[in-house]
């Protein structure tokens, strides 16, 4: 710091997604140790059990028991002492309001920061001053009664309990005077007068006592510390689909109330108060220090720790108290749970543990008060689930270990392999060591001290009591079998998880072809680095992954730091309110602003330094920081505010100007239609072509007259005006704005503009008029598969007018308004000034408006460019992926139609902009091609041949499939071929290589048996080579062969979509590229485009291109002419001979043969053309503009064809999918198609006669002549490995004859008979001959093929393959030998340029909507159910307050001792008042028959709307 993903590629916009960090986490796999942290986030759901707040006997009264000892005893027991003034309980005091928990509520009665309190309180603690006198009355406890219990009643006692009186001040209240401060209320002081209010004891020592002394308390007052109450300012989430809220409401006066201000409460008065700077309402939420993330600004968060608030089963209430409206207090109501003797009672874990429930999920019913702290106490001490510890959980952070060194024939095993090897891998083993952790044994520090007590000294005191201070001494450990250290033993007990296609570090094999994976892109359809396994590798490591969440990346809400012409985004336009912003200058002020300084910004945390645990995490100390808030002082440029001035912004005046600016009234001509009349007489109209329609009742056409409505031709123009919508005949009236000139006036009066208001095309709506033409709907005619369309004939609303409504448009410059600045050129419109002798007019300058081209700049590019999309400022509007959705719902406007505002669920990984290269177009231009046209001949009809499909079959082997499969692979299927089928056999094999063993009667093998053969069985005979020994025979070993066994062979089995090679096709079309340079952000362009020209990217010219390559051309072969060389087997002009045959002599002249050359190059002339390339014409020439033909096939396309020609990876078979054999099949036949042959006849058939080729073949061959046969053929042989011999007769043609238009003397299929040939073998299944037979067929529908000259057409000949042949095929050869085209409109294909594109698998493309099916979420819906907050009324608990108090009452007063009074209380009444009830609404959810559209889902239906002019833009 970025990466992946839209495209064929590119740039941009834009979303999605990944890599990082973090967590109170959860889940999966795995798991050695230790330290430090951390752990109910969900149901503020319910809770069994135990504990969590007591303490003080030095405040008070009363006061046990067990046990022990002694005594008595009737032996059952009793008494006394002790236990003990103890336990338990009670009164009283203090505490219980702290500590601990939780986050439900709360959006402000809260929190944070800074202030205020002159408006307040404060127990315990500290300091200071003063004081404590006298008296009285109750009540717990204990006793008795009732009750299940809780508890009640009765009698009864003490105090630091309660009450009364006294005293008293600087306290409190009322008043007078003085002076100070503040100054808004006021505060505090001095002096003075009056009134009111206090108290409690206990303990130590001494003393007989009175009393003295001491401790701790008590009362009054003042001060402090710490704590709290209240008030103010600022800050603190989302929704405007919540816009108005409020009646104690806002204020005043008075009163009450409170510790205290205050509508806090009440009475009266006034009518205020809050709100777009968001009131009110709704939703959500405790807040902060901090924490996580981030470069920061920010964003998220508020668990642990700390501060603060709120709550304590839910709601309400007060009491006590210094403090509470009180977590483990009280009262009431409610829900729930429990007990009950049914009459009544009890309870509140959101304390620590623990339990149930729900949940993905969160621990021990542990130890201890040793430490720290708190409460009480004089103290000892007691209490303390605060706290200190331990336990559980890898939940997190941190540390340590699972060993170290040496060790290569690089072991074995695994995996891979090209079979050579590689890798795991120094890894292991092995050898030598070490000893952390864990284990065992032992040992030791620290957390512990200022305790009490004792000793000493000092102070107080009468005191060596006592008390206080200082020094010494001095008990106490939950943790803890912990931690540290020492020793022992021994490598022994301790490694996994994820990933390996790209992003992203890491690759192979096997399996699968399905199952699966996946964060995004995407993998998997038989060679998967993406699935599963294995090996290997990478990463992290006691963890590793996954999921969830937050920040980051994301500048993807943009303050820092984005945008709005076309990507999402400028409101249709204007006026204008609030608001925001605002010209020049002077003075003041000091709001903002800047500087300095002070206070605060708690601690902890973060950061830096130092230090303590072995280190780290963790902890301690110090510093820095805390960017904030507040006070004070200074400054005065800018901003604000106040005041004064100015004229340039803005406006006004005066003089001129242009204009379809607006409104109203009137007028005009042309045309359409209609009406009337005349002429006229058959059609008109309409279309691609028609028809419907109109017309003999007289149309159309034409003339005249009339009526009515609408719109205003030419001028007319990227010309004018208007804010936009919009405005077009002429005249008049009224009226808005604009421009120029002038520079007189005002003096910033300005700009923008949320809400608001007005204007606002067309269509539409309401009411009334009007209605010529046009014309939704509708009717008819066509078109069409259909045609609810396009075309035609009609035609109603409407279009027009008046009055109102609607308020939207691609309302567009897809560009908000305003101001300023920034190179140029040019055109138009409206003014003004200057100038030319004058006029026409021109020129120059200047202001305004409308356009074009373009510099810089900007922009993703296209483009824009003084009319900005440049550079800046001000204000407003709008945007944040696509779809859902210009939708739903709510609100609001509208008569309605509908408008404005405007989501979510769900779904996709894109949707999009601009430009590029292609491809395509029922786009355009140019140009080619037997592409069409012009011609000639065919195919399609018949019969046959052949190939294919289909069918059939045991098999009919396989492949080829538009062109570019189909007389194709196959240049030869009776067996063989042969791959297929049936049957019979065979298993190291028909064939190759290697190894092992055996082998002389071995290999081989006549012959015999079985059999269809293969095969199987038998068998006479019977070897060879090499080396050695011996050398006579022979022996040994080896080779070959054979047998057996093992490796392996073999496969026309599969994949042409794994491949090589080869081939077809576009196409012999003219194209395809590269280097360097240049242009472009880039894909890419340029070159290669353009002007000419060519068969050609052929050449020329031009040119930011210059060159080059592969193609084209040329080089090569052949053919056409000539020359030369050579002259046999070829030739024969002349000469000679001749059997008349170049036969012979001879000849090289000619033909020819085959070597070498020449020739053609637009070279020459004329002309056109750019002085070019080149074209046209001509001459010469055998040949002329590439002379004809061939070979030659660029980059590439079709996953084109071929695994069956060959080769080859993978897969598959291995007594078979291999091999051998026999027979069959490939030839099968309802049907269809392709390619051919033969015909249908007279340009012909038949018969007879007579000519002329070329190129080839020939030895298991061609075979002459002769003879035989009608013939196929046969016999016999000459010659010939060939310019010599032979196949071999060329045929059409020509001459003559015949047939006479017919199913024929055409045609030959089919069938019969008899023959011939090849071959082991012609039945399936060959060819040929002869005789006989004599089918269809009379020129072929739609449609379609070939050919432009020695071509088509017609005619025959040869060859390959081959025993023969299905050849009519194929490949060649010659013979005869035309017609037509000098054109490019159309069909097909192609090339170049250009244009559009939503195509790129590229138009056989893409793609839309209904319907049908499945699934998902949502809306509506008669209703139904539940929640929430209010309102009105009813009822009204507890309780405070107030009233009453005829009933009751100890203290004080009075008194006759009975009373009376003062005072208090029960009860009752009143206001308020929770829960509850009733009622009508609001709002939020859930659910709902049915219904609506929407999203999604390889191959459903119907059409074809859009993208090309998309076929009607």
């Nucleotide at each position: 710091a970025g990466g992946g993903u839209u495209u064929g590629a590119u740039c941009c916009u834009g979303g999605c997604u990944c890599a990082g960090a973090a967590c109170g986490a959860a889940c999966g796999c795995u798991g050695g140790c230790a330290g430090c942290g951390u752990g109910g986030a969900u149901u503020a759901g319910g809770c069994a059990u135990g504990c969590a707040a007591g303490u003080c006997g030095a405040g008070c009264g009363a006061g046990a028991a067990c046990g022990u000892u002694u005594c008595c005893u009737u032996c059952g027991g009793g008494a006394a002492a002790u236990u003990a003034g103890u336990a338990a309980a009670g009164c009283g005091g203090c505490g219980a309001a702290c500590g601990g928990g939780u986050g439900a509520g709360u959006a402000a009665u809260a929190u944070a920061u800074a202030g205020a309190u002159a408006a307040c309180c404060u127990a315990c603690c500290c300091c200071c001053g003063g004081g404590a006198c006298g008296g009285a009355g109750a009540u717990a406890a204990g006793g008795g009664c009732c009750g299940a219990a809780a508890g009640c009643c009765u009698g009864g006692u003490a105090a630091u309990u309660u009450c009364c009186g006294a005293u008293g001040g600087u306290a409190c209240c009322c008043g007078a005077u003085g002076a100070a401060c503040a100054c808004a209320a006021g505060u505090a002081c001095a002096c003075u007068g009056g009134g009111u209010u206090a108290a409690a004891g206990u303990u130590u020592g001494c003393g007989u006592g009175a009393g003295c002394u001491u401790u701790c308390g008590c009362c009054c007052g003042g001060g402090g510390a710490g704590g709290g109450g209240u008030c103010u300012a600022u800050a603190u989430c989302c929704c405007a689909u919540u816009a108005g809220c409020u009646u104690g409401a806002u204020g005043g006066u008075g009163a009450g109330g409170u510790a205290a201000c205050g509508g806090c409460u009440c009475a009266c008065c006034a009518u205020g108060g809050c709100g777009g700077u968001g009131a009110u309402g709704g939703g959500u939420a405790g807040c902060c220090g901090g924490c996580c993330u981030g470069a920061g600004a920010g964003g998220g968060u508020g668990g642990c720790c700390g501060g603060u608030c709120a709550c304590a089963c839910u709601g309400g209430g007060a009491c006590u108290g210094a403090g509470a409206c009180a977590c483990u207090g009280c009262c009431c109501a409610g829900a729930c749970u429990c007990c009950u003797a049914c009459g009544g009672g009890a309870g509140g874990c959101u304390g620590c543990a623990g339990u149930c429930g729900a949940g993905a999920a969160u621990c021990u019913u542990c130890c201890g008060c040793a430490a720290u702290g708190c409460g009480c106490g004089a103290a000892a001490g007691c209490g303390u689930g605060a706290c200190g510890g331990a336990g559980c959980g890898a939940c997190g952070c941190u540390g340590c270990g699972u060993g170290g060194a040496u060790g290569a024939u690089g072991a074995a095993g695994g995996c891979c392999u090209u079979c050579g090897g590689g890798u795991u891998g120094u890894a292991a083993a092995a050898u030598c060591c070490u000893g952390u952790c864990a284990c065992g044994a032992g040992u030791u520090a620290g957390g512990a001290a200022u305790a009490a007590g004792c000793c000493a000294u000092u102070g107080u005191a009468a005191a060596u009591a006592g008390c206080a201070a200082u020094g010494g001494u001095g008990a106490u450990g939950a943790c803890a079998a912990a931690a540290g250290c020492u020793c022992g033993a021994g490598a022994g007990g301790a490694a996994g998880c994820c990933a390996c296609g790209g992003c992203u570090a890491a690759c192979u094999c096997c399996g699968u072809g399905c199952a699966g994976c996946a964060g995004c892109c995407g993998c998997g359809g038989u060679a998967a680095u993406a699935c599963g396994g294995a090996g290997g590798u990478g990463g992290c490591a006691a963890g590793c992954g996954u999921u969830g969440u937050u920040c980051g990346g994301a500048a993807u809400c943009a303050u820092u730091g984005g945008g709005c012409u076309u990507a999402a985004a400028g409101a249709g336009c204007a006026c204008g309110u609030a608001g925001g912003c605002g010209g020049c200058u002077c003075u003041g002020u000091g709001u903002g602003u800047g500087g300095a300084u002070a206070g605060u910004g708690g601690a902890a945390g973060c950061c830096c330094c130092c230090g303590g645990c072995c280190u780290a995490a963790c902890c301690g100390g110090g510093g820095a920081a805390u960017u904030g808030c507040u006070g004070u002082c200074c400054a005065a440029a800018c901003u604000g505010c106040a005041g004064g001035g100015c004229u340039u912004g803005a406006g006004u005046g005066u003089c001129g100007g242009a204009g379809g600016g607006g409104u109203g009234a009137g007028a005009a001509g042309a045309a359409u239609u209609c009406c009337u009349g005349g002429u006229g007489g058959a059609g008109c109209g309409g279309u691609g072509g028609a028809a419907u329609g109109c017309g003999u009742a007289g149309a159309u056409a034409u003339c005249a007259g009339g009526a009515g409505g609408a719109a205003u031709g030419c001028c007319g123009g990227u010309g004018g005006c208007g804010a936009a919508a919009g405005c077009g005949u002429c005249u008049c009236a009224c009226u808005g704005g604009c421009c120029g000139a002038u520079c007189a006036c005002u003096g910033a009066c300005g700009c923008u503009g949320a809400g608001g208001u007005g204007c606002g095309a067309a269509a539409g709506c309401u009411a009334g008029a009007g209605g010529a033409g046009c014309g939704a709907a509708c009717g008819g005619g066509a078109u069409u598969a259909g045609a609810u369309a396009c075309c035609c004939c009609g035609g109603u609303a409407g279009u027009c007018c008046u009055a109102g409504c609607u308020g939207u448009a691609a309302a567009c410059g897809c560009u908000g308004a305003g101001u300023a600045c920034u190179u140029a050129g040019u055109a138009g419109a409206g003014g003004a000034a200057a100038u030319u002798c004058c006029u026409a007019u021109g020129u120059u300058u200047u202001c305004u408006c409308u356009g074009c081209u373009g510099u810089a700049g900007c922009a993703a590019a296209a483009g824009u460019g003084u009319u900005a999309a440049g550079u800046a400022c001000u204000c407003c509007g709008c945007u944040u992926g696509g779809g859902g959705a210009c939708u739903a719902u709510g609100g609001u406007c509208g008569c309605a139609a509908g408008g404005c505002u405007g989501a979510a669920a769900c779904u996709c990984a894109a949707a999009g902009g601009a430009a590029u290269u292609g491809a395509c177009g029922g786009g355009g231009g140019c140009u080619c091609a037997c592409a069409c046209a012009a011609g000639c001949g065919g195919u399609g009809g018949a019969g046959g041949a052949u190939g294919u499909u289909g069918c059939u079959u045991a098999a009919u082997u396989c492949g080829a499939a538009a062109c570019a499969a189909c007389g194709c692979g196959a240049a030869g299927a009776a067996c063989c071929u042969u791959a297929c089928c049936u049957g019979g056999g065979u298993u190291u094999g028909a064939c190759a290589u290697g190894c092992a063993u055996g082998u002389a009667g071995u290999a081989c093998g006549a012959c015999c048996c079985c059999g269809a053969a293969a095969c199987g069985g038998g068998a006479a005979g019977g070897a060879u080579c090499c080396a050695g020994a011996a050398u006579u025979a022979u022996c040994u070993g080896g080779a070959a062969g054979c047998a057996u066994g093992c490796a392996c062979a073999g496969g026309u089995g599969u994949u042409g979509c794994a491949u090589g090679g080869c081939u077809g096709u576009c196409g012999u079309c003219a194209g395809c590229u590269c280097g360097u340079g240049c242009c472009g952000u880039g894909a890419g362009g340029u070159g290669u485009u353009g002007g000419g020209u060519u068969a050609a990217g052929u050449c020329c010219c031009g040119u930011a291109a210059c060159g080059a390559g592969c193609g084209a051309a040329a080089c090569c072969c052949u053919u056409a002419u000539c020359c030369u060389u050579a002259g046999u087997u070829g030739c024969c002009a002349g000469c000679g001979g001749u059997u008349c045959g170049g036969c012979c002599g001879g000849g090289g002249a000619c033909u020819c043969u085959a070597g070498g050359g020449a020739g053609a190059c637009u070279g020459c002339c004329c002309u056109c053309g750019u002085c070019a390339a080149g074209g046209g014409g001509g001459a010469g020439g055998a040949a002329g503009g590439c002379g004809g033909g061939g070979a030659u096939g660029a980059c590439g396309u079709c996953a084109a064809g071929u695994c069956a020609g060959c080769a080859u990876g993978g897969c598959c078979c291995u007594u078979a999918c291999g091999c051998c054999c026999a027979g069959g099949g490939c030839u099968g036949c309802a049907a269809a198609c392709g390619u051919c042959c033969u015909a249908c006849a007279a340009u012909g058939g038949c018969c007879g006669g007579u000519a002329c080729a070329g190129a080839g073949g020939g030895g298991a061959g061609c075979g002459a002549a002769a003879c035989c046969g009608c013939g196929a053929g046969g016999u016999c042989c000459a010659g010939c490995a060939a310019a010599u011999c032979u196949c071999a007769g060329a045929a059409a043609a020509c001459c003559g004859g015949u047939c006479c238009c017919a199913g024929u003397u055409c045609g030959g299929a089919u069938u019969g008979u008899g023959g011939g040939c090849u071959g082991a073998a012609a039945u399936u299944c060959g060819c040929c001959c002869a005789c006989a037979u004599g089918a269809a067929g009379u020129u072929g529908g739609a449609a379609u093929c070939g050919c432009u000259a020695g071509u088509a057409a017609c005619c025959g000949c040869g060859g390959a393959u081959c025993a023969g042949c299905u050849a009519c095929g194929c490949c060649g050869c010659g013979g005869u030998g035309a017609a037509u085209a000098u054109g490019u409109u159309c069909c097909u294909g192609a090339g170049c340029c250009u244009u559009g594109u939503a195509c790129a698998c590229a138009c056989c493309g893409c793609c839309c909507g209904u319907c049908a099916a499945g699934c998902c979420a949502c809306g509506a819906a008669a209703g139904c159910u539940g929640g929430u907050a209010a309102u009105a009324c009813c009822c009204g608990a507890a309780g405070u307050c107030g009233g009453u108090c005829a009933c009751c009452c100890a203290a004080c007063c009075u008194u006759u001792a009975u009373u009376g009074g003062a005072g208090g209380g029960a009860g009752c009444c009143g206001c308020c008042g929770a829960a509850g009830g009733u009622a009508g609404g609001a709002u939020c959810a859930g659910u709902g028959a049915u219904u609506g559209g929407g999203a999604c889902u390889a191959a459903g239906u119907c059409g074809u709307a859009a993208c090309a002019a998309g076929g009607u833009a």

A computed fold for a 1513-nucleotide RNA from a metagenome, annotated as small-subunit ribosomal RNA. Model confidence (mean pLDDT): 84 of 100. Its Rfam family is "Bacterial small subunit ribosomal RNA". The sequence is in RNAcentral, with records from SILVA.